[in-house]
Predicted 3D model of a 71-nucleotide RNA (transfer RNA) from an uncultured Clostridiaceae bacterium.
The sequence was found in a public genome assembly.
The coordinates come from a structure-prediction model, not an experiment, and the mean pLDDT is 81.
It matches the Rfam family "tRNA". From the family's description: Transfer RNA (tRNA) molecules are approximately 80 nucleotides in length.
């Protein structure tokens, strides 16, 4: 330099263009004489910038970061 892939919550994974779903973590409450375990509730997310569309995590383009291969 070229080609390909990935980017969603603090972490790990879903979501076939139609209100972004769970688990763990965290906070509160209940249960218990206490702890642990258990139950209930709640907070935090689509890497960034454009485009297409009534509507984009999803499709297109570019940028950034990371990974792989070639030279």
């Nucleotide at each position: 330099g070229c080609a390909g892939g990935u980017a969603u919550a603090a972490u790990u994974u879903a979501a076939u263009g139609g209100u972004a779903a769970a688990a763990u973590c965290c906070a509160g409450c209940c249960u218990u004489g206490c702890c642990a375990a258990g139950g209930c509730u709640g907070u935090u997310a689509u890497a960034c910038g454009a485009g297409u569309u009534c509507g984009a995590u999803u499709c297109u383009c570019g940028u950034u970061a990371c990974c792989u291969g070639c030279u």